[in-house]
Molecule: transfer RNA
Organism: Patescibacteria group bacterium
This record gives sequence, C1' cells and structure tokens, in this order.
RNA sequence: GCGGGUAUGGUGUAAGGGCAACACGUCUCCUUCCCAAGGAGAAGAUUGCCGGUUCGAAUCCGGUUACCCGCU
Repeated sequence: GCGGGUAUGGUGUAAGGGCAACACGUCUCCUUCCCAAGGAGAAGAUUGCCGGUUCGAAUCCGGUUACCCGCU
C1' cells in the first nucleotide's frame, strides 16, 4: 500500500429498512433479625465518527477512525 472482518447502555450479546431488546451489573422498594438468595420497579444507548439514499437507517451506499486477520 491492497483486501476482508469487528465497532450497539457499565460488561457480554440480540435486533432480515418501521417505537433499539435480553442477561449480568447499578439504584429504589418488598421479603429477612442481618447477609445471601428470591420478588417488583426504575435509571442507563443521539448504535465509533461525517455525509448520502429513503416517508423512515443499527440495518443500504460513500468516506473516515480504532482494533483484528490475510496479501504485498
């Protein structure tokens, strides 16, 4: 330099163009003498970034950044 892959709450992962979901964790409450376990609820993501297409984009297209793999 060229090609490919990955990027989504604090963490690990879902999500065939139509309100971003689940588990763990965090917080509050219930249960308990206390802890753990259990139950109920809440907060937490401008989906790496910048553009484009579309009525509508995590998803499609272009560019770019970081990391990983391969080639030279």